[in-house]
RNA sequence: GCCGAUGUAGCUCAGUGGUAGAGCAACGCACUCGUAACGCGUAGGUCGGGAGUUCAAAUCUCCCCGUCGGCU
Numbered sequence: 001g002c003c004g005a006u007g008u009a010g011c012u013c014a015g016u017g018g019u020a021g022a023g024c025a026a027c028g029c030a031c032u033c034g035u036a037a038c039g040c041g042u043a044g045g046u047c048g049g050g051a052g053u054u055c056a057a058a059u060c061u062c063c064c065c066g067u068c069g070g071c072u
Base pairs, nucleotide, nucleotide: 001071002070003069004068005067006066007065010024011023012022013021018055026042027041028040029039048064049063050062051061052060
C1' cells in the first nucleotide's frame, strides 16, 4: 500500500429499517446469628465520529478514526 472482519451498558455479546435488549458486574430490598449463594427490584447506552438515503437508521450508502486478521 491492497483486501476483509469488527466497534452497541463497567465486561462479554444479541438486535440486519418501525419504542435499544440479555447474562455477568453495580446499587437497594428480602432471606441469614453473620457473610456468601439463591429470590425480588432499581439504575446505567447521543449504538466509534461526520454526512447522505428514508415518513422512520444501531441496521442501508459514503468519508474518517480505533482494534484484529490476511496479502504484498
Predicted 3D model of a 72-nucleotide RNA (transfer RNA) from an uncultured bacterium.
It was read from a public genome assembly.
Its Rfam family is "tRNA". Gene Ontology term of the family: triplet codon-amino acid adaptor activity.
Model confidence (mean pLDDT): 83 of 100.